[in-house]
A computed fold for a 73-nucleotide RNA from a Candidatus Bathyarchaeota archaeon, annotated as transfer RNA. The RNAcentral record of the sequence draws on ENA. Its mean pLDDT, the model's own confidence on a scale to 100, is 82. The organism belongs to Candidatus Bathyarchaeota, within Archaea. It matches the Rfam family "tRNA".

RNA sequence: GCCGUCUUAGCUCAGUUGGGAGAGCGUGCGACUGAAGUUCGCAAGGUCACUAGUUCAAUCCUGGUAGACGGCA
Numbered sequence: 001g002c003c004g005u006c007u008u009a010g011c012u013c014a015g016u017u018g019g020g021a022g023a024g025c026g027u028g029c030g031a032c033u034g035a036a037g038u039u040c041g042c043a044a045g046g047u048c049a050c051u052a053g054u055u056c057a058a059u060c061c062u063g064g065u066a067g068a069c070g071g072c073a
Base pairs, nucleotide, nucleotide: 001072002071003070004069005068006067007066010025011024012023013022019056027043028042029041030040031039049065050064051063052062053061
C1' cells in the first nucleotide's frame, strides 16, 4: 500500500425483510436473614463508533472517516 471482518448498556454478547432497542453478569433499592450469602421482585443505565446520503421511516442499505483484529505484498 491492497483486501476482509468487527465497533450495540459498566463487562460479555444477541438482534433485524428497514418500523417495539434487548439478554446474561454487574450496579442500586426492596423482600428474606441475627448479619451476610443464595434466591426472588423492582429500577436505573444506550448519540446502536463518527459523518453524509437513500427512504415516509436507518442499529440494519450506500459512500466516507476513525479504531481493533486478520490476510496478502